Transfer RNA from an uncultured Clostridia bacterium, 73 nucleotides, folded computationally. Rfam family: tRNA. Its family is annotated with triplet codon-amino acid adaptor activity in the Gene Ontology.

[in-house]
RNA sequence: GGAAGCUUAGCUCAGCUGGGAGAGCAACCGCCUUACAAGCGGUAGGUCGUAGGUUCGAGCCCUACAGUUUCCA
Numbered sequence: 001g002g003a004a005g006c007u008u009a010g011c012u013c014a015g016c017u018g019g020g021a022g023a024g025c026a027a028c029c030g031c032c033u034u035a036c037a038a039g040c041g042g043u044a045g046g047u048c049g050u051a052g053g054u055u056c057g058a059g060c061c062c063u064a065c066a067g068u069u070u071c072c073a
Stems, first nucleotide, its partner, number of pairs: 001072007010025004019056001027043005049065005
């Protein structure tokens, strides 16, 4: 220098043919326990990397940029 993949909650990751933003763990509250842990129930937590475009409607399609991983040179 060229190519491909990835970027969604604090962490690890789903998200179907474009229409409801989610799970597990962690955090917090409650139940249980003499108490702690484990277990059970619940709550909160998101500009979906950034900026544009298409569309009635974008996490999803298109473009540019940024970060990151791998491959080629």